Source information: Transfer RNA from a Patescibacteria group bacterium, 72 nucleotides, folded computationally. Its mean pLDDT, the model's own confidence on a scale to 100, is 83. It matches the Rfam family "tRNA". Its family is annotated with triplet codon-amino acid adaptor activity in the Gene Ontology. It was read from a public genome assembly.
RNA sequence: GCGCGCGUAGUUCAGUGGUAGAACGCCAUACUGAUAAUGUGGAAGUCGUAGGUUCGAUUCCUACCGCGCGCA
Repeated sequence: GCGCGCGUAGUUCAGUGGUAGAACGCCAUACUGAUAAUGUGGAAGUCGUAGGUUCGAUUCCUACCGCGCGCA
């Protein structure tokens, strides 16, 4: 340099056109001898960046950024 894949909550991941979810973690609360375990509730995301297509984009297209793999 070229090709392919990935980028979504603090972490690990789902979601593949119709206004984003789970688990773990975190906070509060109930229980408890107890800050554990268990139950209940809650907070937390400009969906990597910028454009394009569309009535509508996390999703499709283009470029760029970052990470990984392969080729040279």